[in-house]
c-di-GMP-I-GGC riboswitch aptamer from a Methylococcaceae bacterium, 79 nucleotides, folded computationally.
Taxonomically the source falls in Methylococcaceae (Bacteria, Pseudomonadati, Pseudomonadota, Gammaproteobacteria).
The coordinates come from a structure-prediction model, not an experiment, and the mean pLDDT is 77.
It was read from a public genome assembly, where an Rfam model found it.

RNA sequence: CGUGUAAAUGCUAAACCCGUCGUGAGGCGGGGGCGGAAAGCCGCGGGUCUUGAAUAUAAAGAUAGCCGGGUUGCCACUU
Numbered sequence: 001c002g003u004g005u006a007a008a009u010g011c012u013a014a015a016c017c018c019g020u021c022g023u024g025a026g027g028c029g030g031g032g033g034c035g036g037a038a039a040g041c042c043g044c045g046g047g048u049c050u051u052g053a054a055u056a057u058a059a060a061g062a063u064a065g066c067c068g069g070g071u072u073g074c075c076a077c078u079u
Stems, first nucleotide, its partner, number of pairs: 002077003011036002016031006034065001040071003044068003047063005
């Protein structure tokens, strides 16, 4: 530098349940474990979703476990 077949020290934690915050998408904590080799971090581009009397162009948000991009990094194997 490349790769993620197997394994390991470990890491993370879908659905669902409980508590809590939020109008909401959803967030956080506990249980749980479908999965993950960046499912670590960053809303920068696209997508999807939410909010408003209404259309949703605008606005304000959510999603990093939708894709791309940026950035950092463990283990093993390989050169």